The RNA shown here (small-subunit ribosomal RNA) has 1459 nucleotides and comes from an uncultured prokaryote. The sequence is in RNAcentral, with records from ENA.
[in-house]
RNA sequence: AGAGUUUGAUCCUGGCUCAGGAUGAACGCUAGCGGCAGGCCUAACACAUGCAAGUCGAGGGGUAACAGGGAAGCUUGCUUCCGCUGACGACCGGCGCACGGGUGUGUAACGCGUAUGCAACCUACCUUUUACUGGAAGAUAGCCCCGAGAAAUCGGGAUUAAUACUCCAUAAUAUUAUGAUUGGCAUCAAUUAAUAUUUAAAGCUCCGGCGGUUUAAGAUGGGCAUGCGUGACAUUAGUUAGUUGGUAAGGUAACGGCUUACCAAGACAGCGAUGUCUAGGGGUUCUGAGAGGAUUUUCCCCCACACUGGUACUGAGACACGGACCAGACUCCUACGGGAGGCAGCAGUAAGGAAUAUUGGGCAAUGGACGAAAGUCUGACCCAGCCAUGCCGCGUGCAGGAUGACAGACCUAUGGGUCGUAAACUGCUUUUAUAUGGGAAGAAACUCCACUACGUGUAGUGGACUGACGGUACCGUACGAAUAAGGAUCGGCUAACUCCGUGCCAGCAGCCGCGGUAAUACGGAGGAUCCAGGCGUUAUCCGGAUUUAUUAGGUUUAAAGGGUGCGUAGGCGGAAAUAUAAGUCAGUGGUGAAAUCCUGCAGCUCAACUGUAGAACUGCCAUUGAUACUGUUUUUCUUGAGUAUAGUUGAGGUGGGCGGAAUGUGUCAUGUAGCGGUGAAAUGCUUAGAUAUGCCACAGAACACCAAUUGCGAGGCAGCUCACUAAGCAUGUACUGACGCUGAGGUGCGAAAGCGUGGGGAGCAAACAGGAUUAGAUACCCUGGUAGUCCACGCCGUAAACGAUGAAUGCUAGCUGUUGGGCAGCUUGCUGUUCAGUGUCGCAGCUAACGCAUUAAGCAUUCCGCCUGGGGAGUACGGUCGCAAGAUUAAAACUCGAAGGAAUUGACGGGGGCGCGCACAAGCGGUCGAGCAUGUGGUUUAAUUCGAAGCAACGCGCAGAACCUUACCAGCCCUUGACAUACCAAUCUAGUGGAGACACUUUCCUUCAGUUCGGCUGGAUUGGAUACAGGUGCUGCAUGGCUGUCGUCAGCUCGUGUCGUGAGAUGUUGGGUUAAGUCCCGCAACGAGCGCAACCCUCAUCCUUAGUUGCCAUCAUUUAGUUGGGCACUCUAGGGAAACUGCCGGUGAUAAGCCGGUGGAAGGUGGGGAUGACGUCAAGUCCUCAUGGCCCUUAUGAGCUGGGCUACACACGUGCUACAAUGGCGCGAGGAGGAGCUAAUCUCUAAAAGCCGUCUCAGUUCGGAUUGUUCUCUGCAACUCGAGAGCAUGAAGUUGGAAUCGCUAGUAAUCGUGGAUCAGCAUGCCACGGUGCAUACGUUCCCGGGCCUUGUACACACCGCCCGUCACACCAUGGGAGUUGGUAAUGGCCGAAGUCGCUGCGAUACAGCGGUGCCUACGCCAGGUUCGGUGACUGGGACUAAGUCGUAACAAGGUAACC
Repeated sequence: AGAGUUUGAUCCUGGCUCAGGAUGAACGCUAGCGGCAGGCCUAACACAUGCAAGUCGAGGGGUAACAGGGAAGCUUGCUUCCGCUGACGACCGGCGCACGGGUGUGUAACGCGUAUGCAACCUACCUUUUACUGGAAGAUAGCCCCGAGAAAUCGGGAUUAAUACUCCAUAAUAUUAUGAUUGGCAUCAAUUAAUAUUUAAAGCUCCGGCGGUUUAAGAUGGGCAUGCGUGACAUUAGUUAGUUGGUAAGGUAACGGCUUACCAAGACAGCGAUGUCUAGGGGUUCUGAGAGGAUUUUCCCCCACACUGGUACUGAGACACGGACCAGACUCCUACGGGAGGCAGCAGUAAGGAAUAUUGGGCAAUGGACGAAAGUCUGACCCAGCCAUGCCGCGUGCAGGAUGACAGACCUAUGGGUCGUAAACUGCUUUUAUAUGGGAAGAAACUCCACUACGUGUAGUGGACUGACGGUACCGUACGAAUAAGGAUCGGCUAACUCCGUGCCAGCAGCCGCGGUAAUACGGAGGAUCCAGGCGUUAUCCGGAUUUAUUAGGUUUAAAGGGUGCGUAGGCGGAAAUAUAAGUCAGUGGUGAAAUCCUGCAGCUCAACUGUAGAACUGCCAUUGAUACUGUUUUUCUUGAGUAUAGUUGAGGUGGGCGGAAUGUGUCAUGUAGCGGUGAAAUGCUUAGAUAUGCCACAGAACACCAAUUGCGAGGCAGCUCACUAAGCAUGUACUGACGCUGAGGUGCGAAAGCGUGGGGAGCAAACAGGAUUAGAUACCCUGGUAGUCCACGCCGUAAACGAUGAAUGCUAGCUGUUGGGCAGCUUGCUGUUCAGUGUCGCAGCUAACGCAUUAAGCAUUCCGCCUGGGGAGUACGGUCGCAAGAUUAAAACUCGAAGGAAUUGACGGGGGCGCGCACAAGCGGUCGAGCAUGUGGUUUAAUUCGAAGCAACGCGCAGAACCUUACCAGCCCUUGACAUACCAAUCUAGUGGAGACACUUUCCUUCAGUUCGGCUGGAUUGGAUACAGGUGCUGCAUGGCUGUCGUCAGCUCGUGUCGUGAGAUGUUGGGUUAAGUCCCGCAACGAGCGCAACCCUCAUCCUUAGUUGCCAUCAUUUAGUUGGGCACUCUAGGGAAACUGCCGGUGAUAAGCCGGUGGAAGGUGGGGAUGACGUCAAGUCCUCAUGGCCCUUAUGAGCUGGGCUACACACGUGCUACAAUGGCGCGAGGAGGAGCUAAUCUCUAAAAGCCGUCUCAGUUCGGAUUGUUCUCUGCAACUCGAGAGCAUGAAGUUGGAAUCGCUAGUAAUCGUGGAUCAGCAUGCCACGGUGCAUACGUUCCCGGGCCUUGUACACACCGCCCGUCACACCAUGGGAGUUGGUAAUGGCCGAAGUCGCUGCGAUACAGCGGUGCCUACGCCAGGUUCGGUGACUGGGACUAAGUCGUAACAAGGUAACC
């Protein structure tokens, strides 16, 4: 310090998530030791048991227990007696119990923090100080007796003490009243004088003293008041009657409405009162660079509380944790009459909970209470125990040791690699553990003893006594590597990778996301990485997050500028001078507790920890000074602002008057059959006379041309004119003198629609009706039509109220248009200049980019509004406004990991432009109808093997299924196998059965080849055993190879440079041209590559070479190029020539090229072929072949026989034959024999169309299916299931609906011929030639491709994306008749204990016993407030692979979208 995640990719905005640190933690796995710390966060829930506050006999009466002593009795070890002594139960009295310890309920407060004040106060014990300590009286507890009661306890009688209580005396610088002086801060304070008034005490004693009362002061501790600071919510905006103030009185330690009476009507509040919710506060702690944010466990300070609520008493101090009274809830005891209790003290128990310890030791130390002291008490405290809860430290060994050992595990390409110097082995060490021996500091006081100085006391010196922890820490010795390592992770973020298993299952996951048969992401293993006595997970806080932004953010389009004015508070504010010193700055003083943090030093072996010193505590208060800036005061100025005057501008506003065109309606007239409307129609109107035309009349609404990129305004405003009114602008002069800017609340205006009342109503037109369209059409289109639109008045208060851009001021290059003024010049309609508006372009600058750019989105200042992920939602609830509709203010639960902006590349569009193609058009011939052939689907079947599926599957794989093929089915049969390699052994023959494969039986030692003669080598066959063979089994979505398709379309890219933050762009676009990214020109591009073209083959012309098997013009010969001869010609096959827009004219930019022509066999790529860029379709093929993985192994392998692939209601594709006259017909399949031929030689071989004859329009002399019969051929075999021939039979069919296919020239059409496969089988396929058309105006439309451009919410890319209702499941939430529980108050009723007041009784003093008034807790009643739970039903919302209906949005989304 950053990283991951929105996209195909990019930049930005923006959220979510991670890496760090921390914790009073918990959970999982693991665990050797020590030190130091910490340890109920939940139920302020309930508590058994023990302990936690007593002490003093030197205050007292005394003697229950213990001990000593004495006395008596006797049973000689017991009993009784004596307070005599030590001591001491209970009692009176003093002091303490208000400290210490616990907890965090309440409390949003002077509670806390900080700083002040008290001239408004108190303070036991302690210190200093003043004075005093005299006398008297009566009780009471205890003890004793009696009584009640279960107990707790209580009542009565008698008797008694005090440092208990009461009275009297005395007394002050104490108290109160009056005076003077000084001072101050208003009340007053201090000092002082005199007089008057009120008030005290306690004794004990060892005689030293210790106490007691009073006075003044100190110290300590408290009380009160004040400034400032100290949560959330405004969906809490008004609150308050003792309330605010005054007077008087009461009360208090003290001020005060603290309380009461009277008087006044105030007090608080947008700088947040009141209310509700939450919460002890601080020092600190964690985090952070800091500013901040979060936090309050341990320790320290303060507060509050002590079962819940109330109350006072005592006391110096309490309204009192281990005191009292009352009420309530709960628990316990009970004899049922009545009583007892309060762990939020230490342990401990139960409960709750994820979770938190021992019913331990000791007062040795520190501290506290009491005491003169010894001492007693002290769960404060000091220690120990439990717990890895945290921090810190130590150890589990160290060094050497490679053939990188064997084994093992894992991986592997089987060669090896890793665990791994790891181990073994050698040497060394001994912390720790174990055993054993020694052994602390913490202890110094008090006290006692002795001594010294003053003299039985104080101070000092010496000695003695005292340790829970603890035989602990620590030290020595022995022993021997001996006693000691785990956890998490390994896809990216994030360090660390492989194998196996699993197969969208099981599971993982912090985010993104993994898992559907090759998972580095699940589970296991090996290995690795990171930490380590711990490691991970979970929870919470800060950080990263500049993601609430003071430091330090934004607001055109991402979330975000209020619709717009006026204006209050507030904030900010021009120039000069003066005064002041509030802000500001500086110095000084006080404070900022200690601990903590930081620094130095020191102590535990180090560290954690601790001690000590310093610094710091950024704060607050006071005081002194400075005066630039801000504020305040005073004076002045004119430039900001404004006023007057003279001009001018405009659809600015309000009200009135007037106008013409159009439309509609009405009367009349002319006139006749339609009008109207649409894509096309229909509804509608019309012979009762429409539409059309003419004159007249009426009505309402809107104002053509001018008109504009114009003008004025927030919305908005348009005929002409009048009146009233507001505003702007420019120039000159005069005046005021900062009067300004902004503006929370507030208030005015505010389109359209809508609402209310009353008018008006021509046209238009929601709703509605009808007609169309459509699958439907509650729409788009048409015909009608009501609210409304118009006017007046009153509401509403919202809009994509937009420039999606708040207002104001200043500054920062320009060019160019236009509106309204001014000035100057001259040519009088121009130029220049200036101010105010309104536009386009553009520099710097800014911006994520697009873009903005003097009309800023630039540079600055001031003020206001608003934003903080998407959805839920601008919704619910509550409030306010409204007649309503609704507006405004405005959440949460839940859910997602995105939502979004700009730009890029593609793809797409029922977007645009250009251009091409048998794409359309123009033509020719077909298909779809019939019969048959063939392939497919479907069905059937034991099987009908498998694959191919729009174009680009379907006469396709199959260039040929009777067996074979064959993969399928049935049956039979084999198991190292039908086939390959390796090892061992043996052997190189016949018969029977069977459908066959095969099985069974039997014979013979003769028999394969080579030979170095060795059962040596090789071959074949059989048998055995194991490695293995084998698989047309699966996966073409694991693959190679091959292929189809877009498409023979003209495209696809790269290097360097340049532009852009970037994805990318440029080049490749543009102007022409071409079949072509073909070429030319231009150009921030210049070049290059793969494609195009050419190079290759073939056909067309000619030349040359060569003439056999080819040819025959000339010569001869013949049935015949048959032969002689010839090589001219054809032809054959080698080589060459030829075509290149070369030449001419035109056109074009003079280019590329195009058009026409010349010559030529051929002319603009001459025809045809081969040739297929980057890529797309997870296209096809595991059944050609190859191959990863998986699967089968007496079978999913192998063999055989038979069957099937040929089935048949039907549907589709591709063909053949026809329907006839441009036509049909004009008589075997085949067999036997022979010649020739290894081929330009011989053969298949007959070409068919054509020509001639006949038939004459019909189901025919067309057509040939089907069927019968007789044959032929192939083959082991034609039944399932071949082809052909003769005779006979003679179906359908008379040119084929919607629709659809091929073809542009030697092409279509038509005619035959050959070949592969093949024993046989061809309407298929692949070739060959014969005859040989028609048409193309053209590119509007259909289809497909290309280029440019545009829009996009698409990127799996339109077969895309996506919206809403309904249906199912689940979740949270609103309403809801109600119901239920809490909360705080109000008004009543009742009124305990108790203070205060009044009053009665009573008495030896103080007292005491009653009654009653006010107040008041609890309780009860009433109506409302507020917050929850629950609720039939109901509303919407979110979410959930494959439900229903449509298709609203994204492209012109098919009616542009949106508010």